Transfer RNA from a Planctomycetota bacterium, 74 nucleotides, folded computationally. The coordinates come from a structure-prediction model, not an experiment, and the mean pLDDT is 80. Rfam family: tRNA. By type it is a transfer RNA.

RNA sequence: GGGCGUGUAGCUCAGAUGGUCAGAGCGUCCGCCUGAUAAGCGGGAGGUCCGCAGUUCGACUCUGCGCACGCCCA
Numbered sequence: 001g002g003g004c005g006u007g008u009a010g011c012u013c014a015g016a017u018g019g020u021c022a023g024a025g026c027g028u029c030c031g032c033c034u035g036a037u038a039a040g041c042g043g044g045a046g047g048u049c050c051g052c053a054g055u056u057c058g059a060c061u062c063u064g065c066g067c068a069c070g071c072c073c074a
Stems, first nucleotide, its partner, number of pairs: 001073007010026004019057001028044005050066005
C1' cells in the first nucleotide's frame, strides 16, 4: 500500500427483509430475605448504536469517505 472483517450500556454480546420502544447476561445502586454474608427475589440507574456526509417520508440497519482494532496479501 491492497483485500476482508469488527465497532451497540462499565464488560461480553444479541438486534431477519430500513418502520413502538434499542435489548440480554454479568457488573453497579436501592429494597426484601439472613444473626451476618453469599445465593435467591423485586426494582432502578446506565447508550452520541465509532465519526462526518448522502439516500429515504423514515437509518443502529443501506451508500460514500474517514477513524480505531483484528486477520490475510504485498